[in-house]
RNA sequence: GGAGAGGGCUGGGGGGCCGCGGGGGAUGACUGCCGCAAGGGCGACUUUGCGCGAUCUCCUCUGAGGAAAGUCCGGACUCCUCAGGGCAGACCACUGGGGAAAUCCCAGCGGGGGCGACCUCGGGAAAGUGCCACAGAGAAUAGACCGCCGAUGGCCUGCUGCAAGCGGGCACAGGUAAGGGUGAAACGGUGGUGUAAGAGACCACCAGCGGUCCGGGCGACCGGGCCGGCUCGGUAAACCCUGGUCGGAGCAAGGCCAAGUAGGAAGGCGCUUUAAGGACGGCCCGUCCAAGUCUUCGGGUAGGCCGCAUAGUUGAAUGACCCUCCUCGACAGAAUCCGGCUUACAGGCCCUCUCCUUCA
RNA sequence: GGGAGCGUGGCGCAGCUGGUUAGCGCACCAGGUUGUGGUCCUGGGGGUCGCGGGUUCGAGUCCCGUCGCUCCUC
Numbered sequence: 001g002g003a004g005a006g007g008g009c010u011g012g013g014g015g016g017c018c019g020c021g022g023g024g025g026a027u028g029a030c031u032g033c034c035g036c037a038a039g040g041g042c043g044a045c046u047u048u049g050c051g052c053g054a055u056c057u058c059c060u061c062u063g064a065g066g067a068a069a070g071u072c073c074g075g076a077c078u079c080c081u082c083a084g085g086g087c088a089g090a091c092c093a094c095u096g097g098g099g100a101a102a103u104c105c106c107a108g109c110g111g112g113g114g115c116g117a118c119c120u121c122g123g124g125a126a127a128g129u130g131c132c133a134c135a136g137a138g139a140a141u142a143g144a145c146c147g148c149c150g151a152u153g154g155c156c157u158g159c160u161g162c163a164a165g166c167g168g169g170c171a172c173a174g175g176u177a178a179g180g181g182u183g184a185a186a187c188g189g190u191g192g193u194g195u196a197a198g199a200g201a202c203c204a205c206c207a208g209c210g211g212u213c214c215g216g217g218c219g220a221c222c223g224g225g226c227c228g229g230c231u232c233g234g235u236a237a238a239c240c241c242u243g244g245u246c247g248g249a250g251c252a253a254g255g256c257c258a259a260g261u262a263g264g265a266a267g268g269c270g271c272u273u274u275a276a277g278g279a280c281g282g283c284c285c286g287u288c289c290a291a292g293u294c295u296u297c298g299g300g301u302a303g304g305c306c307g308c309a310u311a312g313u314u315g316a317a318u319g320a321c322c323c324u325c326c327u328c329g330a331c332a333g334a335a336u337c338c339g340g341c342u343u344a345c346a347g348g349c350c351c352u353c354u355c356c357u358u359c360a
Numbered sequence: 361g362g363g364a365g366c367g368u369g370g371c372g373c374a375g376c377u378g379g380u381u382a383g384c385g386c387a388c389c390a391g392g393u394u395g396u397g398g399u400c401c402u403g404g405g406g407g408u409c410g411c412g413g414g415u416u417c418g419a420g421u422c423c424c425g426u427c428g429c430u431c432c433u434c
Stems, first nucleotide, its partner, number of pairs: 001356010012325005018319001020063007028056002031053002034051007065331001069342002072340005077250004084285004089246005094108005109122005123241002128239002130235003145180002147176003152173002154170006188206006207231002209228008254306004264297006277289004326329001361433007370386004379417001388404005410426005
């Protein structure tokens, strides 16, 4: 100098002016089917003062984000017949720790990728079932297309006239997974023994798997010794198996105020056939409810308040203009609240690290 | 707030438990038939399956994320 990897911060700055939402304040203005007190009137009512509320004015404080987004996880909070059993279903899945919990975070382990910084994936395929197109001979307790062999059996033939024996040939039966070829994948690899040719058929070494023992680590796991020829394909983001979690609903939850009805609500007692029905997320079982009577309560449609927050709306606020500076400014805007994840994002700044090249 | 489904040539749709080259109808283009046009007949072009990753030998199909649209419910 170039090319990268990981992480963090920031998200135009300053000034002027006019506005918008919310909180607080004012010896301000104005107002009220308001409240209280005092006074007046026979009375309807009225006067004054104080308080309270609304509006306006003025002053002051405050007002979007790192993602406010998607609503993908987990909770807080609230309500519902405390939600039982089985089946089915959904989700999660290496190890240790953190955390209220989580498809969260940190560190580690193993597989894969990268020269590397680093990235990425994560129960079980040796419980069972399914699938593996095309090509290929054969695709999962394999398979003979070419090739090799043809020991053994068969056929032809020579030595001889026959038999037997020995030899040569054919590639007929057959043997063979070394080699070629196909494929994403061909049932360990290399060398040797062996054989007609071959083959874990046998042997040595290597690789893997299983069992066992020893050592290290909290653990996933790692290293080593011995034994067993055990060599066992992939796929579970196919069914499935193992282990674990899961009651349902959601701020339009839910609560309070609230004129006058109809319908009602809660609790106690009690009840027959249980027929039908309803509720408990799906199915089955099971449980509960429902008709009567007594007592008590008073309903929630419109509306308002709370829930609701040091932004807090529901007619839903955060904007516009001007001046100036620079590197000329991206993605985008709360709606119950938090913890995460994911996605979108112009640029700018900082830290750590890797590889290549050059110079000293 | 909660839930379900869809996205495939210009348009409307198939493509079921992954498999060889993604089809059908209408539309479009060319040729033929006709004096010309339509109809009819023959032939043809046009798709990175909304987008980005992943699983797999292999993805329109399976999984995750994302964008858009539609419907249901309160």